Source information: A computed fold for a 547-nucleotide part of an RNA from an uncultured Verrucomicrobiota bacterium, annotated as large-subunit ribosomal RNA, domain I. It matches the Rfam family "Bacterial large subunit ribosomal RNA". Gene Ontology terms of the family: ribosome and structural constituent of ribosome.
Context: one part of a larger RNA
């Protein structure tokens, strides 16, 4: 030296373990904020660097409750306190609450600078000090009010509301890509995605037929299955992709606008027109004013208050076991018992229905909130004729260009929507049924509202053929934290002594607060805080075999 073996060193693999994650159901909530929010700076304890708390009343003040013995958060220790005249702890209502921040007196490089008016304090005054107030746009009353003589206008003062910002996903709406795919690429597709404004809501949107359908019918919308990868669309290439109708969830329908007709106001040609309330009226087997006839009672409600009950935010009660012997420790074993509307889970020195905590089962609220039978109020509801005089949404429907959007790329290309031009008809009307024309059938546009079924996730409880520390969240820990980048922004590692600190008095080596070696604790110290277990590469040491 090289192979082996041993015993250490290193190391931190696996094993076991969870206090953190992940998915999924249910319940419940969905909004916060000029009464100053989200988020933050600075503070704030006897000691205080970090969290957490909190606001100069600063890890707390106060009040109602619930709760019983220990508190002073993570977090030892000392110190000095607090508590059965109820602490600390847990809930409900409050109170304070720097500075910055929509930030809102002005003004800035956030957390700062610098004022005006009002009232107090203080000074001999004057600086100072405290506390209030002081944004902008928008609306309502309300006062004043020019140019211009009145009268208006413009316009400015005051009060009061009201907005302004923030927010994870979900929704609507205006804009709107490319990488990609078409094995290249341009239409086409990715994709109405992705990301930009904007705007709501606890859900948004949609919504009570100018519907579908097919001579049979159906009867707002939404969602979900399926109809189907079908019919279709397609450089008929990639691809794109329906409806009807069947099954379900859930279920609800209503309001005006005109004609008329009253009141009021104004105009002037004096019986008409306009406007403003208010009746009237809301429909397609058309309706509906208008004339006549008859009903005052039925059903009903999504409004607004009050509300019996139930729930939510602390809790309370809650059965039933002992001995033996190993053992460091009994819940394991043995042995005689008991409980179960409770043998669900955790915990205790090894595996415990009966030791704790809990469980099954009852039980609870001074305070706030939310829910709701039900009541009150308020609203809202019919019907037969006759007539054929009125009305039934105008720059709109159609058409023309030119575009979009519909599964449909312009296509025979209807139906929906914009832009530009043009431009009807009111029931003997209108519109649709995929160019387009009859016949036939549906349904009445050009005003509005409308619960639920549906999406998403914050909280609380359950569940997992879901992860166990290179998985699981990036984050089991001081973590969006160290640390990188001017910035946007990226973004980590890092878990385990023991039941129990009993965390190694004392002693000895030493330059030593290293480090070891004795005693001692412990089952265990090869468990010693670099701490369970402790693979491997690799290092040393001692040994066996070869060279």
């Nucleotide at each position: 030296g090289g192979c082996g073996c041993a015993u250490g060193a290193u190391g931190g693999a696996u094993g076991c373990c969870u206090u953190g994650g992940c998915a999924u159901c249910a319940g419940c909530a969905g909004g916060c904020g000029a009464c100053g929010a989200a988020g933050g700076a600075c503070g704030u304890g006897a000691u205080a660097a970090g969290c957490u708390g909190c606001g100069a009343u600063a890890a707390g003040c106060u009040u109602c409750g619930g709760g019983g013995a220990g508190c002073g958060g993570c977090a030892a220790a000392u110190a000095c306190g607090c508590u059965u005249u109820g602490a600390u702890c847990c809930g409900g209502a409050g109170a304070u609450c720097u500075c910055c921040g929509a930030a809102u007196g002005g003004g800035a490089a956030a957390a700062c600078c610098c004022a005006g008016c009002g009232a107090g304090g203080g000074u001999a005054a004057u600086g100072c000090c405290u506390c209030g107030u002081u944004g902008a746009c928008g609306a309502a009353g309300u006062c004043c009010g020019a140019a211009u003589a009145a009268a208006a206008u413009a316009g400015g003062g005051c009060u009061u509301c009201g907005c302004c910002g923030c927010c994870a996903a979900c929704c609507c709406c205006g804009g709107g890509a490319a990488g990609u795919g078409a094995a290249a690429c341009a239409u086409c597709u990715c994709a109405g995605u992705a990301c930009c404004g904007g705007g709501a809501g606890g859900a948004a949107a949609a919504g009570a037929a100018g519907a579908c359908a097919a001579c049979a019918g159906u009867g707002a919308u939404u969602c979900c299955c399926u109809c189907a990868g079908u019919a279709g669309u397609g450089g008929c290439g990639a691809g794109c992709g329906a409806a009807a109708g069947g099954g379900g969830a859930a279920c609800a329908g209503c309001c005006c606008a005109a004609a008329c007709c009253a009141a009021c106001g104004c105009a002037c040609u004096u019986g008409u027109g306009c406007g403003u309330u208010g009746g009237g009226g809301u429909u397609g087997c058309g309706g509906g004013a208008u004339c006549c006839c008859g009903a005052u009672g039925u059903g009903g409600g999504a409004c607004u208050u009050c509300g019996a009950u139930g729930g939510a935010u602390a809790g309370a009660g809650g059965a039933a076991g002992c001995c033996g012997g190993u053992g460091g420790a009994a819940a394991a074993c043995g042995g005689c018992g008991c409980c179960a509307u409770a043998g669900a889970g955790g915990g205790u020195g090894a595996c415990a229905g009966g030791c704790c905590c809990g469980u099954a089962c009852u039980c609870g609220a001074a305070a706030u909130c939310c829910a709701a039978a039900g009541a009150a109020g308020c609203c809202c509801u019919a019907g037969g004729g006759a007539c054929a005089u009125c009305c039934c949404a105008a720059g709109u429907a159609g058409c023309a260009c030119g575009g979009g959007a519909c599964a449909c790329g312009u296509g025979a290309a209807a139906c929906c929507c914009c832009g530009u031009g043009u431009g009807a008809a009111u029931c003997c009307g209108g519109u649709g049924c995929g160019u387009c024309c009859a016949c036939g059938c549906a349904c009445c546009a050009a005003g509005g509202c409308u619960a639920a079924a549906u999406a998403c996730u914050g909280c609380u409880g359950g569940u997992g053929a879901c992860c166990g520390a290179u998985a699981g969240u990036g984050a089991a820990c001081u973590a969006g934290u160290a640390c990188c980048g001017c910035g946007a922004g990226g973004g980590a590692a890092a878990g385990g002594u023991g039941a129990a600190a009993a965390g190694a008095a004392c002693c000895c080596c030493u330059g030593u607060u290293a480090g070891g070696g004795g005693a001692g604790u412990g089952a265990a110290a090869u468990a010693g805080u670099a701490c369970c277990u402790g693979a491997a590469a690799u290092c040393a040491u001692g040994u066996g075999c070869u060279u």